[in-house]
RNA sequence: GCCCGUGUAGCUCAGCUGGUAGAGCAACGCAUUCGUAACGCGUAGGUCGUCGGUUCAAAUCCGACCGCGGGCUCUA
Numbered sequence: 001g002c003c004c005g006u007g008u009a010g011c012u013c014a015g016c017u018g019g020u021a022g023a024g025c026a027a028c029g030c031a032u033u034c035g036u037a038a039c040g041c042g043u044a045g046g047u048c049g050u051c052g053g054u055u056c057a058a059a060u061c062c063g064a065c066c067g068c069g070g071g072c073u074c075u076a
Base pairs, nucleotide, nucleotide: 001072002071003070004069005068006067007066010025011024012023013022019056027043028042029041030040049065050064051063052062053061
């Protein structure tokens, strides 16, 4: 330099045949208990890496850039 994959909640990841963004764990509250943990119920938490384009509508499609991981090649 080129190619591929990846970036979504605090963490691990779904969702990628465009149609209002989810799960588990963690956090917080309630209930339970003599008390704690576990179990149960509930709440909060996201401009979907950044910028632009297409579209009535983009996490999803297209382009550029950035981060991370992997592979390949050339010169001296």